[in-house]
Context: one part of a larger RNA
RNA sequence: AGUUGACAAUGGAUGCCUAGGGUAUUCAUGCCGAGGAAGGACGUAUAUGACCGCGAUAGUCGUCGGGGAGGAGUCAUAAUCCCGUAAUCCGACGGUUUCCGAAUGGGGCAACCCAUCCCGAGUAAUCGGGAUAGUCUAUCAUAAAAGCUCCGCAAGGAGUCAUAGUGAUAGGCAGGAUACCAUCCGAACUGAAACAUCUCAGUAGGGUGAGGAAAAUAAAUCAAGAGAGAUUCCGUCAGUAGCGGCGAGCGAAAGCGGAACAGCCUAAACUCAUUCGCAAGAAUGAGGGUUGUAGGGCCAGUGAUAUGUGAUGAAAUUGUUGUAGAAGAACGCCUCGGAAUAGGCGGCCACAGAGAGUGAAAGCCUCGUAUUUGACAUGACGAUUUCCGCUAAUUGGUUCCUAAGUACCAUGAGACACGAAGGUCUUGUGGGAAUCCGGGUCGACCACGAUCCAAGGCUAAAUACAUGAAUACACCGAUAGUGAACUAGUACCGUGAGGGAAAGGUGAAAAGUACCCCGGAAGGGGAAUGAAAUAGUACCUGAAAUUGUCGACUAACAAACAGCGAGAGCCUCGCAAGGGGUAAUCGCGUGCCUAUUGAAGAAUGAACCGGUGAGUUACUGCGUAAAGCAAGCUUAAGGGCAGCAAUGUUCGUAAGCGCAGUGAAAGCGAGGCCUAAUUGGCCGUUAGUUUUGCGGAAUAGACCCGAAACCAGAGCGAGCUAACCUCGUGCAGGGUGAGUUCUGACGAAAGUCAGAAGGAGGCCCGAACCCUUCAGAGUUACAAAUCUGUGGGAUGACAUGUGGUUAGGGGUAAUAUGCCUAUCGAGCCUGGAGAUAGCUGGUUCUCCCUGAAAUAUAUGUAGGUAUAGCGGUCGGCCAUGGCGUGGAGGGGUAGAGCACUGAAUGAUGCUUGUUUCGCAAGGAAUAGACAUUAAUCAAACUCCGAAUACUUUCACGAUUAUCCGGCCAGUCAGACAUGCACGGCUAAGCGCGUGUGUCUAAAGGGCAACAGCCCAGACUCACAUCUAAGGUCUCUAAAUACAUACUAAGUGGUUAAGGAAGUCAUGGUUUUAAAACACCCAGGAAGUUGGCUUAGAAGCAGCCAUCUUUUAAAGAACGCGUAACAGCGCACUGGACGAAAGCCGUGGCGCCGAAAAUGAUCGAGGCUAAGUAUGUUACCGACGAUUGAGAUUUGCCGCAAGGCAAGUGGUAAGGGAGCGUUCCGUCUGCAGUGAAGCAUACGCCGUAAGGCGGUGUGGAGCGGCCGGAAGUGAGAAUGCCGGUAUGAGUAGCGUUUGAAGGUGGGAAUCCUUCAUGCCGAAUGCGCAAGGUUUCCGAAGCAACGUUCGUCGACUUCGGGUAAGUCGGAUCUAAGGCGAGGCCCCUAUUGGGGGCGUAGCUCGAUGUAUAAACGGUUUAUAUUCCGUUACAUGCGUGUAUCGAUUAAGACUCAAAGGAAUGACAAAGGAAAAUUGGUCUCGCGGUUGAUUCGUCGGCCGCCAAGCUUUGAAAUAGUGAUAACUGGUAAAUCCGUUAUUGCGUUUAAUUGAGAAGUAGGGAAGUCGGAGCCGAAAGGUGAUGGCAAGAGAGAUAGUUUUGCUUUCGAGAAAAAUUUCGUUGAGAGAUACAUGUAUUCCGUACCGCAAACCGACACAGGUGCGCUGGUAGAGUAUACCAAGGCAAGCGGGU
Repeated sequence: AGUUGACAAUGGAUGCCUAGGGUAUUCAUGCCGAGGAAGGACGUAUAUGACCGCGAUAGUCGUCGGGGAGGAGUCAUAAUCCCGUAAUCCGACGGUUUCCGAAUGGGGCAACCCAUCCCGAGUAAUCGGGAUAGUCUAUCAUAAAAGCUCCGCAAGGAGUCAUAGUGAUAGGCAGGAUACCAUCCGAACUGAAACAUCUCAGUAGGGUGAGGAAAAUAAAUCAAGAGAGAUUCCGUCAGUAGCGGCGAGCGAAAGCGGAACAGCCUAAACUCAUUCGCAAGAAUGAGGGUUGUAGGGCCAGUGAUAUGUGAUGAAAUUGUUGUAGAAGAACGCCUCGGAAUAGGCGGCCACAGAGAGUGAAAGCCUCGUAUUUGACAUGACGAUUUCCGCUAAUUGGUUCCUAAGUACCAUGAGACACGAAGGUCUUGUGGGAAUCCGGGUCGACCACGAUCCAAGGCUAAAUACAUGAAUACACCGAUAGUGAACUAGUACCGUGAGGGAAAGGUGAAAAGUACCCCGGAAGGGGAAUGAAAUAGUACCUGAAAUUGUCGACUAACAAACAGCGAGAGCCUCGCAAGGGGUAAUCGCGUGCCUAUUGAAGAAUGAACCGGUGAGUUACUGCGUAAAGCAAGCUUAAGGGCAGCAAUGUUCGUAAGCGCAGUGAAAGCGAGGCCUAAUUGGCCGUUAGUUUUGCGGAAUAGACCCGAAACCAGAGCGAGCUAACCUCGUGCAGGGUGAGUUCUGACGAAAGUCAGAAGGAGGCCCGAACCCUUCAGAGUUACAAAUCUGUGGGAUGACAUGUGGUUAGGGGUAAUAUGCCUAUCGAGCCUGGAGAUAGCUGGUUCUCCCUGAAAUAUAUGUAGGUAUAGCGGUCGGCCAUGGCGUGGAGGGGUAGAGCACUGAAUGAUGCUUGUUUCGCAAGGAAUAGACAUUAAUCAAACUCCGAAUACUUUCACGAUUAUCCGGCCAGUCAGACAUGCACGGCUAAGCGCGUGUGUCUAAAGGGCAACAGCCCAGACUCACAUCUAAGGUCUCUAAAUACAUACUAAGUGGUUAAGGAAGUCAUGGUUUUAAAACACCCAGGAAGUUGGCUUAGAAGCAGCCAUCUUUUAAAGAACGCGUAACAGCGCACUGGACGAAAGCCGUGGCGCCGAAAAUGAUCGAGGCUAAGUAUGUUACCGACGAUUGAGAUUUGCCGCAAGGCAAGUGGUAAGGGAGCGUUCCGUCUGCAGUGAAGCAUACGCCGUAAGGCGGUGUGGAGCGGCCGGAAGUGAGAAUGCCGGUAUGAGUAGCGUUUGAAGGUGGGAAUCCUUCAUGCCGAAUGCGCAAGGUUUCCGAAGCAACGUUCGUCGACUUCGGGUAAGUCGGAUCUAAGGCGAGGCCCCUAUUGGGGGCGUAGCUCGAUGUAUAAACGGUUUAUAUUCCGUUACAUGCGUGUAUCGAUUAAGACUCAAAGGAAUGACAAAGGAAAAUUGGUCUCGCGGUUGAUUCGUCGGCCGCCAAGCUUUGAAAUAGUGAUAACUGGUAAAUCCGUUAUUGCGUUUAAUUGAGAAGUAGGGAAGUCGGAGCCGAAAGGUGAUGGCAAGAGAGAUAGUUUUGCUUUCGAGAAAAAUUUCGUUGAGAGAUACAUGUAUUCCGUACCGCAAACCGACACAGGUGCGCUGGUAGAGUAUACCAAGGCAAGCGGGU
C1' cells in the first nucleotide's frame, strides 16, 4: 500500500411527525378617507433587544352584557404587584389617538423648521385650546375699468346698469385600495414552416370612472306567409351557415330546452297662472299626455270609485338569524411496562361510536359531540297591521301634435363571425328630408306583402369577482407545500426602479447534569437525573460520499478498464457436512453515455455522494378492447328527493348519431347518375349507439431544459461619463523680449538706424496639476486598467470643486459608433412570457415475440418534411409467393469483325487537280477519287455473336410465403469488400452508378492485435463427441509427419524501372584434335615525318586522302605518351599448351537497386526448415453440427396430463406479460413481549424487475388479498441544491527593525526604555464632503485581524459632543416649484403634457454678519472656567429734543426713487508688519569645564478701549434752474454762477504706542501613589529673566499701468419725498434677556468611494533649515511612522 471485518468521526439522507401551506364548496360581507385614510416614523411595560398590542389617558380608560378563579401577551425569566367589594378574559357601544403622509397656515432633504389671528390662564417669560391650503356649487356682502344716457366746441364732468374681482357662511371634491365592470388608447414576439393582407388580439400594457355588482333593458326587434313578444345567463343549434393571400386560420344567428322575470316616466299638441317685453312673443310653474289592430289633443257624447298596485315613504307589532355564551350521558380491576389508551376479566351510556388531547392504540379521563337553551346593546332578512303614494274605459267627428343638421344620400373609416361585392349599426367630411295620404326594417335593388315607430330618460332578479368564517380533501409533508412552518418580503445585493435567500424536531416532564477532579478557558473524566444521555440545548432516527483507529490475509523482478474463470496456502465459523475472508500462480479481457458509415478512442458529458429532475391534463375526431341497450341508443343545462357533505337517485327527449341512397342540381328512390339510349361504367342496396380503458392525431407551453432578439410601461437612472449654465478655487521657478513710448543720429517729409524704458504671447524650459508616447513588470494582480522608468501640456480652446439642466424610437458628441453608473450599432428594470428554436443536449424498473432504413418522387429543398418503398400488429382472401432441374422464348451486351457509318497506315496501278524544273519531250513533288494488296480502330459502327440475366397460363421436386384492408411506426448522413461501368491521373481509406456480400443492428473461431476480409449466425447450462476457416518446433491445442524438388538470400519476414558470368531447368546457334577459348613467348614492318596546315604536326591538334609494298602477320593506325620526335601497348600473325569454348534466348527460386528521426523485430523465441512449390495421410480447431439437462414462442395432435415439429443475435421501431413506489376503498391482520427506517462476513425463494426471514440499531406506527388513482422508478442534461474530497499542508500572507525589561496560563507581534531606520510641499498640522459612535474608560479573546495576540477601528458594559458672538435658520444666482393664466395633445362636463406671471416662494459654490487670550477633561471647547470685550431687544435713572395749538420742526411703518453693496485678466510698484530666518549685542537659567571659557534652552501676549497714524482719494461747499429718475422729492442726475482746495480740510485707513492682567525656560516645595528597600512618579501651591540694532523671503493692505474676450444679482446700509399711524425719540449710565439645529471621532485614509484593515481615487488652507533659481532634488527639524507572518542563504 491492497482486499476485507469491527468500532468510531464527519455529514444530514431516510423513516416518523406538524406548528405552515394548497385547492374546492357553502354561507356571509363588499369600499376606507378633510370627523384626516392606506401606509409609516417615534414612543409606550419594573428590568426591554425583537414581534405583537397601544398612543403623552400610550401592555391601556369608560358604560352595558357575558363569565367565575386566577391574572400582569410571546421569545423568557427575575423581582414586584392585581383579584369573590368579581380581576384577567370574551362581546357591543363610546373615549383617547404624538409626528409624517391627500397633508391642507408658510416652507422643507417625509416623520423637521418657521409662523399669523382669536379665546383662556399667568406679574411676565410663556403655556393651553381653536382657526388659517386649493378648487367647484349655493347664498350673502362689497364692488373696478368698460358700456349706455346727459352736459360741454373740446378737455372733461355728472348719472346709470352691471359684471369681473375681493371677502364671508355652508356643502362637495381630492388620496388610497382595485379581483370583477364600463369606457378610451392599444403593441410585439408568434402562426402563416419566408412575408406584406391576415393571425397572435382588441390580448398584454396604459388612461379615466363607478358599484356591490357593473353593463344591458321594455322593439323604428326577430321571423316568414306560421308566428314570437324587454334585458341578462346556462345547454343546444354547430365547428353548421358563412368569412378567408378561400392560405394559415376566424366563426355566428334565429329556433328549441332551462335559470330569473317587471314594467314605467318625459318632450309636443291643448288649458291655466306668474314674470318680462311697445308688440310679436319668450321664460317658468301647474294641469294634460305618452302610442303602431296608430295614439293623443280639441269638439260633441257615454261611463267607473271598487279593487289592484308600490322597486318601501313612515310607524308599530312579531318571527328568524348574526355579533359573547349556558346545560350536556356512561368504567373499574388484574398483567407487562417509565407511563395504559395495549392484553385479560367483568360492566355501562348512546338523539352523543364527528374530532382533538391525555406519559403507547380511550364512546364511558379531559375538551367537545347529539340534543336543548340564551342578549343590555346592535345589525340583517321576513311576515302582519295602520297611515301614505299611484291607478279606469269608450263612441263619432276634426287634421292640431307625435323628439332635425336628425333620418337619408355620396365618400372615408370602425363595429358586426362577415377582410368592400353588398345589407345592418356607429362615425369624420360634404350635401340634406318628410310629418301619418308619414317613416324604418325584412342582406344590392324594384314591386307586392309582412313587421315595427328612431332621432329623450329610468328600471330589481337570474350573471361576474374579491375578502372573511365554517367545512372538506384517493392535495404537500421541511430540496415538498406559499418566496416565507423559524424575528421573511427579513438578511443580503443594487445609485435607483428592482432583485431576493438559507434556516423545523431533546424529553412524557427540564427532571437542562448539584458536588468532586484536570484545564487560563474551551472542553473532558467521575457522580447525579431519566425508560433511554451513542436523548446533553453542536440534542429523534442518523444512510452515502469522505476521514480515522484496531484486527485477518496479501504484496519488495512487478506492467495494470482492475473484472471473469481456474487455483494451492494462511486466517476464521461450525460437532459435522459445509461456509466466510484473503489470494501465490495460470487463461481470457481496450470503461459508461451520447453522436455516428465508423469510438477504448487523443470526439461529447460526468470530481464523488445524497436529495431533486423530463410524454401530463382538458376538449374534439379516428382506431381498438370491454360493458349496457338495440332499429334504435343517449341525455345536456336544469328541477325534485335523500344526505352534514362528498355525492347518489329520479325527472328532464331540447338536441345528437343511426335507420337510404344517388346526382352539381331540379329530382328520382332500392336504386340513382352518366346518355338521345346503354348490353356498359361509377356509387349504393340495414347495425347501431352511449360509456370506460388503451394507442395515435388536432387545439392548447403539450416530453424537459436552452437563445440572440422584438414589443409595452404617468417605469428607474447624468453621485460614472458627454455637453451646457451659475458661483468659487488653482497654476514653484527660470527664459525670450512683440506692439508702444522716450532719447540720440539722419532725413524736406514719410520714416530709418542706434540706445533705453516696457512686458505682449492658444511663446520657450520646467514642478504642483492634468494627460498617458514607448518599454518592462503585473495578468488566479496591490489593482475587474495598477506599478516602475521614459514621455506630452503646464496663462490656457487650461485644470478643478459645489449646485443645477438635457433620457433611451432619446440625450450628448472639436465623429471615436465615442459616452449616458465596471452595461451601448441603441441603457437598465419589470411585464407580454413557459416568445420562437426544421438546432444541440437529456429523457428514470424487468422479461418475452417480431424486426427495419440510410432508396424513389416532390419540396426557397438538400442535416427538415410529405407520399411511396422497407417494419410491427389485427383482420380478411385461402395457394395466389419464392427456389432448384428440365422445356419454351425474344434479345444485340462481352467478344469478334470491317459488309454499312466514320476514323486511320503503307505499297502498287490508273486518273484528276495544283506547284515546280525543262525550249520541248518529259521529270519531280503534293493532294484527291477509284482499283488491287498488306496491317488496323469505334460508347453514340455491325455481315456476326455468347455466358449470365429476364419471361413463362409448361413438367417434376423440395419448401413457405405472397396478396388485400384497418391501426401504429421508424427510416430519407450510410460504410467497406468484390464483379461490371463512368468521372479522376485506368490517383486516393476519392467521387458517382449498378449486381452481390458483410457491417450498420452480429457476438463466436481465424487474419499477432484489426466495424466492413475468411469461417460461422449466440435461448440457458455441460471439464461430452465431430468439424469449418485456419493450423500442428516452443510460447500455444494439434505432425520436429511422409514423398519429390527448389532456395543460401534469414530470401521467407516490404517496392519499381533498371542492372548482374547467382543458381536450377529447358531451347536455339557458332567455333573446335585441319588444335578452338584463356594464359605464356615472339613478331607487329616498308614507301613515309602520306599531302595540307602549322613555330612544330613524324599513325595518334585539325583538314583531305586512306593507297602501294614486304609478309606467317602488321590500320597512312584502336589507346597511353612527347613541345615535336621517341617510347609502351592494341588489332593482326606464329609458337607453346591440349579439350572444350563463345553468343542469343525461355522458365523456377534468389541478388543489387533499398535513406529518418528515443530500441529493434517474422506476433516473439528461434528456424536452413520450423522457408518455397507440388502431392498424401493423421490430428487440433468455433457460442457451427451432434449429445444430455432445462426454459420459452408458434403451429399441430390430445378431454386433459402431455406429446410432436419448427423456432428463440438484434439498433430504430411495433406488440405482449409483469415487478416495485405513494395515496384511496372493502375485507382481514401485525405492533412497547418493539412499527417504519437504517445496518448486516447471516439464511431462503423466483427466469428478471424483486420477495421473505434471522440478528443489531431504532422507539411509534405499519402491512396483506382484491380493486381504484397517480407529482410512480435516474448515471449522464458544461442539469439544480447540499455535503465531502483531490489539487495541498502547495500558491499566497498586499513594499523589511534590533535588544532589554514588564505584564501574562501563554509574547518575534501588547506596554516601557534604549539603539537603528523611514517620511518631512509629507507618511506633519487644520477644514469641507462622506461615514455615523468608529471617540474615552473598564472587562474580555469564541469569531473578525491574511501569522500571533495579554492588543485592536473586534465583543460586552459604562461614559462622552455644553455657544447671543463659530457654521446653518438673512439675501439672492443658475435652476426648481408655481395661485390665476397661456399653449399643445386628447380620450372633450373629464384628463394629460409643456410654458410661465404674481410669489412677505425655495435654492450657495457667492453677499451679509457681534470674542479674544489663557486655563481645564479619560473623552468637549472661540461652546465650560478665569480675565478682558462686543452685538441686539427690553426695563429703570439722568440729560436733551418733541406732540397733545392754525402750520412747520419729532418718531415709526408700508410700498417706492436714488446711492452704496458691486466685481475681468495680465503686469509692475509702494507702504506696513515680523507668527520665519540670519548676523551683532545684552539678560535669565542649565550643563560641561583644563576655570580661560564653551554648549543647550528662554527672553512672550489677543481682541477691545484711549491716543496717534503712513498711505490713498481731486474734488468739495454755497446759490439758482430743470424736457430726466412711471406720482413726489430738499435725494440722484444735468446745467449755470461762485467760494475753498493738491503743503490744507474731509473721508477711508493698514499699522504703532499706552492700558491691564495672564503666561512662562527653569526652580522651590512636597500631599498622595508605586515599591520589601533603594528609589521612582508627582497634585494644590510659591518664586522667576524679559535693552535692542541691522538684513530679508513670505504675508497683508493700497494704488497704478496695459489689454480685449469688456468682466452677477439681491438683501443689509444711507438718503429723498409720498401715504398712513403714533407720543414718544436720542445720548450716557445701569440692570436684564438672547431661541432651534450642528459640535465626539476618521478625514490623501485601516473609519470616505473602490466586495477586503485593497500599492488605486478624493476639493481647500498652513507648510521650517542647509545647498539650490525653485513648493525640483538630496539630507535634516517640529511632528509622525516602522506598514499584522517570521527566519536562513
The part of an RNA shown here (large-subunit ribosomal RNA, half A) has 1689 nucleotides and comes from Candidatus Gottesmanbacteria bacterium RIFOXYB1_FULL_47_11.
Its Rfam family is "Bacterial large subunit ribosomal RNA".
Lineage of the source: Bacteria > Bacteria candidate phyla > Candidatus Gottesmaniibacteriota.
Model confidence (mean pLDDT): 80 of 100.